A computed fold for an 88-nucleotide RNA from a Pseudomonadota bacterium, annotated as c-di-GMP-I riboswitch aptamer. The prediction has a mean pLDDT of 87. Lineage of the source: Bacteria > Pseudomonadati > Pseudomonadota.
[in-house]
RNA sequence: GCGCGUCAAGGGCACACCCGUCGAAAGGCGGGGCCGCAAAGCUUCCGGACUAAACCCCGAACAGGGGCAUGUCAGCGGGGCUGCCGCA
Repeated sequence: GCGCGUCAAGGGCACACCCGUCGAAAGGCGGGGCCGCAAAGCUUCCGGACUAAACCCCGAACAGGGGCAUGUCAGCGGGGCUGCCGCA
C1' cells in the first nucleotide's frame, strides 16, 4: 500500500416508538430510545422506492378525480469521495 473483518480493544452511529419543532406530504432537525450497522461517514451520478404543494387535465365547481418531481429516502441497491482499529 492492497485485501479482509469470525464476539480484540477503545470509541462511533442509532430502527420502531415517544416528546418538541419545520414541512402540503413523503420526510427533515433536536431530545429520549437502542432494531440493527465495519462505512448506518459524505455524495442523487445510475437504477429503485415514497410523496404530490405548485402546475396541467377532467369537472358547473372554491366539491371531487386523474397526471406530474422541481420534493424526499445515502438505514433499498450500484457508482464516486473520505475514514478508525488490526485480535484472529